The prediction has a mean pLDDT of 81. Predicted 3D model of a 475-nucleotide part of an RNA (small-subunit ribosomal RNA, 3' major domain) from an uncultured organism.
Context: one part of a larger RNA
């Protein structure tokens, strides 16, 4: 100088505590241990692994494993040899890759061009080394630190600045200063969303006018509202009082204001740590295989199941189930798509037959709120499990796909030690959309509204961090 202390001091964070909903228990999904298997491919393993790589494993995907082949499956030529077609059909062996045999039969400047064929070069490899790298990522932490250049002190390693005294979310600013400045961070400077104004008016809107309709902005028409989508404005402790010596500044149901003290979200991640995580995204050193670890195929498998663990869904119920009627969003998706409308079908879902390449047409709400019922039970709660008959989607749903309908009707009556998340439109509860995609194992993830809480005395405690100081036999 760090580092550590079951030293002491200051400070901060859903870290405690104050509250509210979960998680450990059921049952099922889904990942991972394990065991099992030919084979269950492979990696991720305290916080930083475990609904994580994978934002879609039936065949492909695939990289496993078993059986058939091949010796070049693709890419790029180069050198040499021989052919005349290649391609396309079509039989025939086969589980399929592939073999085998037939029809068809060029161009043409006569030099080739073109296709495969052999041959050596070269190629391929999800094979090993993240402890050889690049690139890219987690984390500490959006915590506030890390550093430099002169100068000055020190024999030196360093020190200083960067500490003190205030203050802040902040090394935020003030102030004093052997320091003076500077530079990555902090902050603002970009995106959203809160208000208003100016501009423009269709697919969007309908105050006034006029016209229709059982009804509907449905039409003429307007350019007010809403919207949209561009440019401004606006917020700065600017004003007030109150502490503060002064300065930052901090206090106020203060004014005013749509907002007030960083207004709300987000993007944004400083020096470094963890020989952190990836060689299977991709790139590359070395190594190791080349009739195989390379290809090409059909089947299986990653979906096994005595069993532990994580993330979750559904529920135990009456603030409830079920049964009818009625009501308001956002954000997004669409042409091998979305589908409205009519038929059929309890339905999943077919059959017609019109609209959109989309502010024009379509997907579209639930929980709310009204009435009835059930009356506290293993039940009208719960919905596994299991039989049957079906839809779709795909060559193909046995292994192993999702939805419909009938009938089965398990476990569970609020969950031990423990534990997690959350401070405002948040928690909680409601449903909607999208990538991935034929189709789905979506209850995941990743957005969006709807309805809307409780509580924070305080910092003694637990855990993480920052500062300065103290004590080490540690580096």
């Nucleotide at each position: 100088u760090g580092a550590c202390g079951g030293g002491g001091g200051c400070c901060c964070g859903c870290a405690c505590a104050a509250g509210c909903g979960g998680u450990g228990g059921a049952g099922c999904a889904u990942g991972u241990g394990g065991u099992u298997u030919a084979a269950u491919u492979c990696g991720a393993u305290g916080a930083u692994a475990c609904g994580c790589g994978a934002g879609g494993a039936a065949c492909c995907u695939u990289a496993c494993c078993u059986g058939g082949g091949c010796u070049u499956a693709a890419a790029u030529g180069c050198a040499g040899g021989a052919c005349g077609a290649c391609a396309u059909c079509c039989c025939g062996u086969g589980a399929a890759a592939a073999c085998g045999g037939g029809a068809c039969u060029u161009c043409u400047u006569c030099g080739g061009a073109c296709g495969g064929c052999c041959u050596g070069c070269a190629a391929g490899g999800u094979g090993c080394u993240g402890c050889a790298u690049g690139g890219u990522u987690g984390u500490c932490g959006u915590c506030a630190g890390c550093u430099c250049g002169u100068g000055c002190c020190g024999u030196g390693a360093g020190g200083u600045g960067u500490c003190g005294g205030g203050u802040u979310a902040a090394g935020u600013c003030c102030c004093a200063u052997a320091a003076c400045g500077a530079g990555c961070g902090c902050a603002a400077c970009c995106c959203c969303u809160a208000u208003u104004c100016u501009u423009a008016g269709u697919u969007a809107c309908c105050a006034u006018c006029a016209g229709g309709u059982u009804a509907u902005g449905c039409u003429g028409g307007g350019g007010a509202c809403u919207c949209u989508a561009a440019g401004g404005a606006a917020a700065c402790u600017g004003c007030c009082u109150a502490c503060g010596c002064a300065a930052c500044g901090u206090a106020g149901u203060g004014a005013g204001g749509a907002a007030g003290g960083u207004g709300g979200g987000g993007a944004u991640g400083a020096c470094g740590u963890c020989a952190a995580a990836u060689c299977a995204g991709c790139a590359c050193g070395g190594c190791c295989c080349u009739u195989a670890u390379g290809u090409c195929c059909a089947g299986g498998g990653c979906u096994a199941c005595a069993c532990a663990c994580g993330u979750g869904c559904u529920a135990c119920g009456a603030u409830g189930g079920c049964c009818g009627g009625u009501a308001c969003a956002g954000a997004g998706g669409g042409c091998a798509g979305c589908u409205g409308c009519c038929u059929g079908g309890u339905g999943a879902c077919a059959g017609g037959u019109g609209g959109c390449u989309a502010a024009u047409c379509u997907c579209g709400a639930a929980a709310g709120c009204c009435g009835g019922u059930c009356u506290c039970a293993g039940u009208u709660c719960g919905g596994a499990u299991c039989g049957g008959a079906g839809u779709c989607u795909g060559c193909a749903a046995c292994u192993c796909g999702a939805c419909u309908u009938c009938g089965u009707g398990a476990a569970g009556u609020u969950g031990g030690a423990a534990u997690c998340g959350c401070u405002a439109g948040u928690a909680a509860u409601c449903g909607c959309g999208c990538a991935u995609c034929a189709g789905c194992a979506a209850c995941g993830a990743c957005g969006c509204g709807g309805u809307g809480a409780a509580u924070a005395c305080g910092u003694u405690c637990c855990c993480g961090g920052g500062c300065a100081u103290u004590g080490u036999a540690c580096a």